Transfer RNA from Petalonia fascia, 73 nucleotides, folded computationally. Its mean pLDDT, the model's own confidence on a scale to 100, is 81. Its Rfam family is "tRNA". By type it is a transfer RNA.
[in-house]
């Protein structure tokens, strides 16, 4: 240089183009329980890499860029 696959809460992963809601584990936080803590139970906060395009509607499709991993010369 060429090719392929990724980028979503703090972290690891989900999510046919659609009904109003982006889900789950761990973490975090408030409460319950306990003599205190752990475990357990109930609740909360927190996310679509950037910019354009297509569409009535985009995390999802298209283009460019950034970035990560792998393959190849």
């Nucleotide at each position: 240089g060429g090719c392929u696959a990724g980028a979503u809460a703090g972290u690891a992963u989900a999510a046919c183009g659609g009904u109003u809601u982006a889900a789950u584990g761990c973490g975090u936080u408030g409460g319950g329980u306990u003599g205190c803590a752990a475990a357990c139970c109930c609740g909360g906060a927190a996310a679509u890499g950037a910019g354009g395009g297509u569409u009535c509607a985009a995390a999802u499709c298209c283009c460019u860029c950034u970035u990560u991993a792998g393959c190849u010369u």